[in-house]
Context: one part of a larger RNA
Molecule: small-subunit ribosomal RNA, 5' domain
Organism: uncultured bacterium
RNA sequence: GGACGAACGCUGGCGGCGUGCCUAACACAUGCAAGUCGAGCGAGGUGUAUACACCUAGCGGCGGACGGGUGAGUAACACGUGGGUAACCUGCCUCAGAGAGGGGAAUAGCCUUCCGAAAGGAAGAUUAAUACCGCAUAAUAUACGCAUUUAGCAUUAUGAGCGUAUCAAAGGAGAAAUCCGCUUUGAGAUGGGCCCGCGGCGCAUUAGCUAGUUGGAGAGGUAACGGCUCACCAAGGCAACGAUCAGUAGCCGACCUGAGAGGGUGAUCGGCCACACUGGAACUGAGACACGGUCCAGACUCCUACGGGAGGCAGCAGUGGGGAAUAUUGCACAAUGGGCGAAAGCCUGAUGCAGCAACGCCGCGUGAGCGAUGAAGGCCUUCGGGUCGUAAAGCUCUGUCCUAUGGGAAGAUAAUGACGGUACCAUAGGAGGAAGCCCCGGCUAACUACGUGCCAGCAGCCGCGGUAAUACGUAGGGGGCAAGCGUUAUCC
Repeated sequence: GGACGAACGCUGGCGGCGUGCCUAACACAUGCAAGUCGAGCGAGGUGUAUACACCUAGCGGCGGACGGGUGAGUAACACGUGGGUAACCUGCCUCAGAGAGGGGAAUAGCCUUCCGAAAGGAAGAUUAAUACCGCAUAAUAUACGCAUUUAGCAUUAUGAGCGUAUCAAAGGAGAAAUCCGCUUUGAGAUGGGCCCGCGGCGCAUUAGCUAGUUGGAGAGGUAACGGCUCACCAAGGCAACGAUCAGUAGCCGACCUGAGAGGGUGAUCGGCCACACUGGAACUGAGACACGGUCCAGACUCCUACGGGAGGCAGCAGUGGGGAAUAUUGCACAAUGGGCGAAAGCCUGAUGCAGCAACGCCGCGUGAGCGAUGAAGGCCUUCGGGUCGUAAAGCUCUGUCCUAUGGGAAGAUAAUGACGGUACCAUAGGAGGAAGCCCCGGCUAACUACGUGCCAGCAGCCGCGGUAAUACGUAGGGGGCAAGCGUUAUCC
């Protein structure tokens, strides 16, 4: 000098765009943050009550694995980068081939009865489906066997062929056409899983570490390879090119600095990972070992009729606490995007906006011109004067911001605008409402007077102050920056 998610002191006019718990991954009152589909299903109910319209608890489907938060853990194939997968999966979407025949048994709900303070639960009767289960049909699917083409580093992959075995389906809307679904297969797209090379930290005052440990052949398990798991066999494997232990830490694109090399950082935004009160576990599912799902254990909080129950803000607001310190219990789904739906639409604290904060960057203003008898006043003075100083007053103007009135968007493609009567425009008004902070011994731009008298104090370093202090305090003057200016912390 630059930088900052800053804080503190003094001061503070406006606008645009950003940013805002770095500390206790501390505890949380309250509201909201994930629903949707009646064009899958029966049932119940409301309204006009002819027939229709509408609502919904339940069954069923899809979505709650996305979006949003946080950085505790993690020194690891977690991340970055480049590869591999002949060892794999992929709902919805796209393209293409084939198909949907005929049956069955339940169950929630509703009704009846009962238990419980509640949360909730039990029994009986009865009912539907795109819920569930057989049967039929089916291969270019899967498994096994036979013979074979081409290819590959190999396990093997690939193409055509034969045989055996196994496995499907669901309907709905509509007058219809048709549309939306369903089953199976292939291909694609998208998203993921796994493996490998290389790379990025401080300590040796941590030198030895390791028994599923290292390898084998076998089995199990997985979508898949693999000690991933298991029984058996062998005795290996890692380490001074730093193993192991303990410490610290999410990683990167990037950001700051620097001429660069490098050094530092990992807020906002984007990618990946990990976590969701703490620990463990699986279920469902295309996908989770699942933030607003389930079960178990623990700590804590709450309700209770004492028998038993309920909860999880590291979602958005907000509260207490901690702290030098960090905002509203706001508006809207109008836009963008997401979920569901045939659609209308519903939901969306994602998002778009508004509010608060000079926290940052950028822009603008606080007036302009003329004005000397250099007024008054302050300060200094060698008492002559000098200086503040064209500064003020005064005269002539202007209208950025401002105030008042009127008009009034784009953002939306026909309709639909939270923002918002906002931005912007027009007219009128009137200099009116808008300047401070730090410094003046040298470094370092800027000096005098008074007070004080090694006191009170200053100070980044050198150092000032003990009676004329340009270094303390005040005043006048001056210098610097300016809606900011200084200080402190940290990095280069």